This is a predicted structure of a 522-nucleotide part of an RNA (large-subunit ribosomal RNA, domain I) from Methanofollis formosanus.
Context: one part of a larger RNA
Order: sequence, then C1' cells, then structure tokens
RNA sequence: CCUGUCAGUGGAUGGCUCGGUUCGAGUGCCGAAGAAGGGCGUGCCAAGCUGCGAUAAGCUCCGGGGAGAGGCAAGGAAUCUACGAUCCGGAGAUUCCCUAAUGGGACAUCCCAACAUUUCGGUGUUGAUCCGUAAGGAUCGGGAACGCCCCGAAUUGAAACAUCUCAGUAGGGGCAGGAAAAGAAAUCAACCGAGAUGUCGUGAGUAAAGGCGAUUGAAAGCGACAUAGUUCAAACCGAAUCCCUUCGGGGACAUGUGGUGUGGUAGGCCUACCGUCUGGAUGAUGCAGUGAAGUGGAAGUCCUCUGGAAAGAGGUACCAGAGAGGGUGAUAGUCCCGUACACGUAAGCUAAUUCGUCCUGGUAGUGUCCUGAGUACCGUGGGUUGGAAUUCUCGCGGGAAUCUGGGGGUCAUCAACCUCCAAAACUAAAUACAACUCGAAACCGAUAGCGUAGUAGUAGCGUGAGCGAAGGCUGAAAAGUAACCCUGAAAAGGUGGUUAAAAGUGCCUGAAACUGACAGGU
Repeated sequence: CCUGUCAGUGGAUGGCUCGGUUCGAGUGCCGAAGAAGGGCGUGCCAAGCUGCGAUAAGCUCCGGGGAGAGGCAAGGAAUCUACGAUCCGGAGAUUCCCUAAUGGGACAUCCCAACAUUUCGGUGUUGAUCCGUAAGGAUCGGGAACGCCCCGAAUUGAAACAUCUCAGUAGGGGCAGGAAAAGAAAUCAACCGAGAUGUCGUGAGUAAAGGCGAUUGAAAGCGACAUAGUUCAAACCGAAUCCCUUCGGGGACAUGUGGUGUGGUAGGCCUACCGUCUGGAUGAUGCAGUGAAGUGGAAGUCCUCUGGAAAGAGGUACCAGAGAGGGUGAUAGUCCCGUACACGUAAGCUAAUUCGUCCUGGUAGUGUCCUGAGUACCGUGGGUUGGAAUUCUCGCGGGAAUCUGGGGGUCAUCAACCUCCAAAACUAAAUACAACUCGAAACCGAUAGCGUAGUAGUAGCGUGAGCGAAGGCUGAAAAGUAACCCUGAAAAGGUGGUUAAAAGUGCCUGAAACUGACAGGU
C1' cells in the first nucleotide's frame, strides 16, 4: 500500500408527525366605560412559556359535568373535593405602570402637582379640537388584506432616445367599513326600443388612440347573479315647532321652527269634487325556530395457536340509518373515544300575531306662482382618457334661459325627429379581502412544509433602518441498570440485574466520506 473482518465516527435513508400549505364554508371591527401593544409583578420551592393583576396559575353567580384535582412539568410538600372540586360554557367583579395617554413634565414603563372630599386608609376631578346659551355631548389611537380620495417615480420596452411605454404601477399621505365605492337618468338607443347601481361571461384585443412606432384600448347590446326605492330646496300656509326648567320661567326661531311638496306623458302650488281603504317603515311583545358547554347512541373482549403483548392465523357468533377516523403491548365494525341517527337549553337573534307611532290617494279646472347660478354654455391654456375637433377635469377670461323653458343624440351650424330634466341629499343585495372559527385534501413530511412541528421573530448580529438561525423520535410500560469488582478526583469499564430487545436519557433505523484494531497478501 491492497483485500477482508470487526469496531468507532457521522447522521444519510426508511418509517412516524401535537406543524405547515392550499381550497371551501362561516364570521367580521376594537377604543376616553381607556383599545391594540408592551413593561413590571403574581406560585411553597419558580429561570422560561402559559394564565392572571396588589382580590394577581386567580374572586362571584348561573348552566353543564361527575371523580379526582393541584397549567406546560415528569419531583417533594401543603391543600381542595359527593355540602359536587378540578374542568367546560355564559354573565359579572378585580384589572399595577406605560401607551391615543388626556393634571404638568420626561430619555415609554419614571418624576412633580393643584382642587374637592374623607371613616385620615383613601377616593374623585383637572388634555386638546369641534358642537351647544348652558347643562352637556362628539372626536383623537389601533386593525391581516380588501375600499375610497390626494400626491406620484424609475429600472424597463421602443432593439439608441426625447413624445410614448413601464403606470396612475411601486412608493408616500389622508379617511372609512364589515365591507367600501357606485346608484334611481338633463342615461342609452336609433325611428325599434330599453329603463338605478354593482359584479361575472361575451361583445373584443373589436371601435378608437398611437414618433399611426413600440404599444395602448372602451361602450352599447346580449347571457347571468342580485334586485328597492326614497328625502330635501322652492312655490303655498305662517309659530301651529324645538330645547332647558326649581313649572315661576328662560332660550332657539320671521336671515323661517313646523306643515305641505318632490316629477318630464311635465309635476307641484291654488280652487272644486270624490275617498279614509290599501300598502309600507319603525318600537315593544314573543308561541315556535335558531342558538354555548353538553346528552343518548347497536353488536364477542367466545375457543385454539404463535408471541413479551393479539387487534394476527384457524374456528364459531353478532350489529349495521353506525364497515368515517383515532387509540389500545402487532393489523379491532362488535375493548375505549367516537361514527349514522336522535336529543338539549342560558344570553343573544328572528318570520307570524297583537299593541303603539309615523308615512302613503283619485278626477277636473285655472295661470299674475314655483321647480337647485358665477351654474349651463362659449373661448383659451394645461392635465387626463380609447375618446378621435366630439372623454373627464382644473386655471384664466366671458356668461344665460325659466315650461311659449332647458340638456343630449360622437366635427361645427340650422331645421325636423327621438330622448331626458343638471347645477341638493340618502339607499340593502349580488361584489372584494381573509384577521378569526370550522371543515376538507390524487399538497409537504424535519436541508421538505410558514422564517418558526422545541423559550421563534427567540438566540445571535448591526449605531440604526433592519437581518435572522439551529434544534423532532428510548421503551408497551421508567421497569431510566439494585448489588459487587478494578482503577479512581470523576468519567469510562467488568460481573450482574431490568426488558421481547439495551433500544441506556450522547437513546428507532443507523448508509457514505473519515479513523482505528486485527488477519492475509505485497
């Protein structure tokens, strides 16, 4: 040096899974009544996690449940428990300090006050902005993604680059809700007609835009989902209205409280006549339903064999609205938990009923009344859009009409025709998301699957913004090696014991690289 054997090292592989991933369904806001989040405490012994808050792994009540409990956590010791504990569900009490943080201050978790009250222990009030005459009230901060509004890039593509594109994207700011936004035609359509909005499919990569380059890019219509409509301003009436109150009164209000009224086939107002029905909204009521923990729930632990162990093999029975699944010393319909099916009620929620309150008609006639103004519209210059002269919008300059009225119909203008009624406001559902709850899977199986199956956004790193791990498995049961021997400071070792097996807390299996010993060859 080669070959082989036996060991060591190492932790691949196989098997496993209290974790993840994706999909589906449900649910969806919290906060000055102090949130989300944190700090510090809190246990007999207590470092971490969890729980809780000086009433501190807990206190009270109601319901469930029925034998042990004393969190993870295996040790020892108190203690509690059939006068029903621990535990599960619901409703309450307590809830230090910081934090919107709110008495003032501060380098968050600390420092220092005033006033009122007091049983002298304490307790309460004192923030800013807005509304209100005042009493008093509202708001502030947080939230995974989703939503609306405002501001708004560049890399890139154009094979360079400037208009253009990327893109109204990324990013920044503001604000809201369980959804948001939009929304009841001054809309479309095309001479036929439709009838608020939203979302999906199609229309369609079409019309259109475009250094007509690169590229960008609708709408109507049709098919679906889901459906719902309302209120003011004004004309007219004119205090008939509202708030506080010690019930005496005071205040708001003629710069109009309140009533009426709300559409385009014009309608309302006003006048006359007919009618008082019907329908709708909302509050209380609450049979019944739904709804928490939870309850019942069939049938072998029969014989023989192997084995440490039977659920396996052989034999022989039974149940099935239940042969889903998991556990149990190997593979169990009939051992355990369950499963099919059935039952159960507190808080809360809800259709009908009943009661209360509020809203809601028709016909004809008349014209001196009303119907949203720096608005419509025009010019011009920007931005924006597929919007082309004809999208939407902003600045500047002009600037109407009043029903015998006004807007629109994709170049302008005129006429005819069609169509609608702006300049005020509200509105459920169909839609988006996935924080939370539940379920499922031809998803992954510890270098995979979330970064995290263990004290994980931890340890560690960084001045900081921030970056960010590793690490699963004894055994059926700890039965976790009594006693002895050698060496001894200990570890390790030997005999021996437990176990089916050392599988021996460096623990299932235990590959390779690598290391050693021994044997043979050279």

The coordinates come from a structure-prediction model, not an experiment, and the mean pLDDT is 80. It matches the Rfam family "Archaeal large subunit ribosomal RNA".